[in-house]
Context: one part of a larger RNA
Molecule: large-subunit ribosomal RNA, domain VI
Organism: Lentihominibacter sp.
RNA sequence: CGUUGGAGAUUUGAGUGGGGCUGUCCUUAGUACGAGAGGACCGGGAUGGACGCAGCCCUGGUGUACCAGUUGCCCCGCCAGGGGCACGGCUGGGUAGCCACCUGCGGGAGGGAUAAGUGCUGAAAGCAUCUAAGUACGAAGCCCGCCACGAGAAUAGAUCUCCCCCUCGAUGGAGGUAAGACCCGUGAGAGACGAUCACGUUGAUAGGCCUGGGGUGCAAGUGCAGCAAUGCAUGCAGCUGACAGGUACUAAUCGGUCGAGCG
Numbered sequence: 001c002g003u004u005g006g007a008g009a010u011u012u013g014a015g016u017g018g019g020g021c022u023g024u025c026c027u028u029a030g031u032a033c034g035a036g037a038g039g040a041c042c043g044g045g046a047u048g049g050a051c052g053c054a055g056c057c058c059u060g061g062u063g064u065a066c067c068a069g070u071u072g073c074c075c076c077g078c079c080a081g082g083g084g085c086a087c088g089g090c091u092g093g094g095u096a097g098c099c100a101c102c103u104g105c106g107g108g109a110g111g112g113a114u115a116a117g118u119g120c121u122g123a124a125a126g127c128a129u130c131u132a133a134g135u136a137c138g139a140a141g142c143c144c145g146c147c148a149c150g151a152g153a154a155u156a157g158a159u160c161u162c163c164c165c166c167u168c169g170a171u172g173g174a175g176g177u178a179a180g181a182c183c184c185g186u187g188a189g190a191g192a193c194g195a196u197c198a199c200g201u202u203g204a205u206a207g208g209c210c211u212g213g214g215g216u217g218c219a220a221g222u223g224c225a226g227c228a229a230u231g232c233a234u235g236c237a238g239c240u241g242a243c244a245g246g247u248a249c250u251a252a253u254c255g256g257u258c259g260a261g262c263g
Stems, first nucleotide, its partner, number of pairs: 001152001005163007015149004021049007033038001051106005059100004066093005071086006110144003117137004164263001166175003180258004184200005205251003208247005214240003221234005
């Protein structure tokens, strides 16, 4: 821009893409078969591998603004307590998120038409013949079925709901509006940017604060014990990024633009 009034939702599915793998074991059954050795078809069940999709409850990894321990040097006058630098100084753990080594799920069933192949009936050709007329079966393959996208599918579809007879000019056009949308702002379940989604005081959108969860692992100060290093008590303490709930303290203020005119 189009889809022929303008909007907001919900859809149909032309079409496109994805998926499509397979082992072992048990049973049927030591049956059929076979002198024996051996050993099934058909059918039923269980459990794996690889691959794929989703997820973070479990297990594990990461987790550079979380917690603790600790070495050297420098600094806060000294002690104590802290800060900086040294690969994130090093080491031990670790929330959210993101992940796999973790956890679920998938390939199917079923229907249709067929291939090789197997038939029925059956002439040409008194026989025979699956084929010439007719007709029945038959694949991991084909079409559908499953998953995703999908009306620019220009054949531009459908359903529901909302707004509708303004002003100038007069089929055109311009302006101000309606439903509605955008700009702008706060953001994340979204994200390169757009977009998407949530929210904008009639408000919990983010930050802060409070409470909790989770993490770390028992702070500082003081007291006590010990010559001291250190230990114990106060005290499952103190600190704490992303998590959950609450709370208008801060910021979403005030505003602006577009948008039908009878189809």